[in-house]
RNA sequence: GUUGCCUCUCACGCGGCGUUACCCCGUGAACCUCCCCAGGGCCGGAAGGCAGCAAGGAUAAGCGGGCUCUGAUGGGUGCGUGAGGGGCGUUUUU
Numbered sequence: 001g002u003u004g005c006c007u008c009u010c011a012c013g014c015g016g017c018g019u020u021a022c023c024c025c026g027u028g029a030a031c032c033u034c035c036c037c038a039g040g041g042c043c044g045g046a047a048g049g050c051a052g053c054a055a056g057g058a059u060a061a062g063c064g065g066g067c068u069c070u071g072a073u074g075g076g077u078g079c080g081u082g083a084g085g086g087g088c089g090u091u092u093u094u
Base pairs, nucleotide, nucleotide: 001091003089004088005087006086007085008084009083010082011081012080013079014078015077017074018073019072020071021070023066024065025064026063027062033058034057035056041050042049043048
C1' cells in the first nucleotide's frame, strides 16, 4: 500500500419516541364583533323604506383537551449513506 471485521466521532437522509404550536377538536361576546333580525319603534297617504333589542348562526381573544394531519424542537433513539480517528486481522512489496 491492499482488503475484512469491531468500535468511536461528525454530517446528511428516512423512520420511531417525547415536548410544543399561530396544527386539530371543543368551549367561547347581554353591551363591548359580524351575519340575520320575530315582536315592537321610526319615516310614509300607500306601496314600501330605515335603524335595530331578544332569539338563532358565525367568529376573536381567552380557556380546556389532543398529537390523526401540518410545522417547530429534543435524545444514552433505529436503519442507511458519506467523512474521519482507534483496535484486531488478511494480503503484497521493500

Bacterial small signal recognition particle RNA from Stackebrandtia endophytica, 94 nucleotides, folded computationally. NCBI's taxonomy places the organism under Bacteria, Bacillati, Glycomycetales, Glycomycetaceae, Stackebrandtia. The sequence is in RNAcentral, with records from ENA and Rfam. The gene name in the source record is ffs. Of the family's consensus pairs, 96% are formed in the model. Its Rfam family is "Bacterial small signal recognition particle RNA". Rfam links the family to the GO terms SRP-dependent cotranslational protein targeting to membrane, signal sequence recognition and signal recognition particle, plasma membrane targeting. Rfam classes the family as a non-coding RNA gene. The family is grouped with related families in Rfam's "SRP clan".